[in-house]
RNA sequence: CUACAUCUUUGGGGCAGGUGAAAUUCCUGAUCGGCGGUGACAGUCCGCGAGCGCAAGCUGAACCAGUGCAAUUCUGGUACCGACGGUAUAGUCCGGAUGGAAAAAGAUGGUG
Numbered sequence: 001c002u003a004c005a006u007c008u009u010u011g012g013g014g015c016a017g018g019u020g021a022a023a024u025u026c027c028u029g030a031u032c033g034g035c036g037g038u039g040a041c042a043g044u045c046c047g048c049g050a051g052c053g054c055a056a057g058c059u060g061a062a063c064c065a066g067u068g069c070a071a072u073u074c075u076g077g078u079a080c081c082g083a084c085g086g087u088a089u090a091g092u093c094c095g096g097a098u099g100g101a102a103a104a105a106g107a108u109g110g111u112g
Base pairs, nucleotide, nucleotide: 001112004109005108006107007106008105009104010103015029016028017027018026030092031091032082033081034048035047036046037045043080044079051058052057062078063077064076065075066074084095085094086093
């Protein structure tokens, strides 16, 4: 340094105004982005987690231009997406959840 085992910790963000009897749900404007990978940084590429389902399994969204050896990841522009239950129709409120998880870091043992 390292296969592996056990354990510990960490592990998702976000709203103002208007209308109305009532809306953080409608309208206008704003705002948020889990984990691993990918030659260089990703909500929209490839996977995973979350969610749904008895199970098999299912499950959202991006293009154009530029720089560069290399970017659907950077820069500029214009778009788009967001579980379930509740409630005036919800990514942003409340709830399941003081939960779980991808995964990250560390400790101990320990194979080579």
The RNA shown here (FMN riboswitch aptamer (RFN element)) has 112 nucleotides. It matches the Rfam family "FMN riboswitch aptamer (RFN element)". Rfam's curators write: The RFN element is a highly conserved domain that is found frequently in the 5'-untranslated regions of prokaryotic mRNAs that encode for flavin mononucleotide (FMN) biosynthesis and transport proteins. The model forms 100% of the base pairs in the Rfam consensus. Its mean pLDDT, the model's own confidence on a scale to 100, is 85.